[in-house]
RNA sequence: GACUUAUCAAGAGUGGCUGAGGGACAGGCCCGACGACGCCACCGCAACCCUUGCCCGCCAUUGGCGGGAGAAAGGGUGCGAACUCCUGCCCCGUCUUCAGGACGGGGGGAGAUAAGAA
Numbered sequence: 001g002a003c004u005u006a007u008c009a010a011g012a013g014u015g016g017c018u019g020a021g022g023g024a025c026a027g028g029c030c031c032g033a034c035g036a037c038g039c040c041a042c043c044g045c046a047a048c049c050c051u052u053g054c055c056c057g058c059c060a061u062u063g064g065c066g067g068g069a070g071a072a073a074g075g076g077u078g079c080g081a082a083c084u085c086c087u088g089c090c091c092c093g094u095c096u097u098c099a100g101g102a103c104g105g106g107g108g109g110a111g112a113u114a115a116g117a118a
Base pairs, nucleotide, nucleotide: 003116004115005114006113007112008111013042014041015040016039017038021031022030023029025088026087027086028085043080044079045078048076049075050074051073052072054068055067056066057065058064059063084110089107090106091105092104093103094102095101096100
């Protein structure tokens, strides 16, 4: 990097360093010298994975196996502007100055994260 599966409407910020772009891409629309983005520290959110603990069952023992709940503890990741900021392709509905639009819904694509497998 490609593949498989799951999730993406909730949640969670301060300080220090730096100094101009940043929000994946395109178009919008935003954030940003009242310092964004990034890096570091601490704090926090969450519950994808592992371990322990809890509940149930079985085997049978100071234990093993299977299932469940939950986020209690520790660990591996992740995350802490805006729904994944919105839309990007297809379909349906309503409205309209009938021409492109506006609004709503469904599916898909792309992306992100986790776990897995080659």
The prediction has a mean pLDDT of 82. A computed fold for a 118-nucleotide RNA from a Planctomycetota bacterium, annotated as SAM riboswitch aptamer (S box leader). It was read from a public genome assembly, where an Rfam model found it. The model forms 94% of the base pairs in the Rfam consensus.